[in-house]
Annotation
A computed fold for a 73-nucleotide RNA from a Phycisphaerae bacterium, annotated as transfer RNA.
RNA sequence: GGGCGCUUAGCUCAGCGGCAAGAGCACCGCGAUUACACCGCGGUGGUCACAGGUUCGAAUCCUGUAGCGCUCA
Numbered sequence: 001g002g003g004c005g006c007u008u009a010g011c012u013c014a015g016c017g018g019c020a021a022g023a024g025c026a027c028c029g030c031g032a033u034u035a036c037a038c039c040g041c042g043g044u045g046g047u048c049a050c051a052g053g054u055u056c057g058a059a060u061c062c063u064g065u066a067g068c069g070c071u072c073a
Stems, first nucleotide, its partner, number of pairs: 001072007010025004018056001027043005049065005
């Protein structure tokens, strides 16, 4: 340098162009316990890597940029 893939919550990851974004863990509060852990209930937390385009509508499609991984040389 060429090809392919990935980037979504603090972490690991889901997510058919239309519910204007979810789960588990973590964190906070409450319950429970003599107490701690486990467990139950509730809650906080997101410019969906960045920019542009297509569309009535984009995390999702297209283009470019950046980072990371695999691969060919």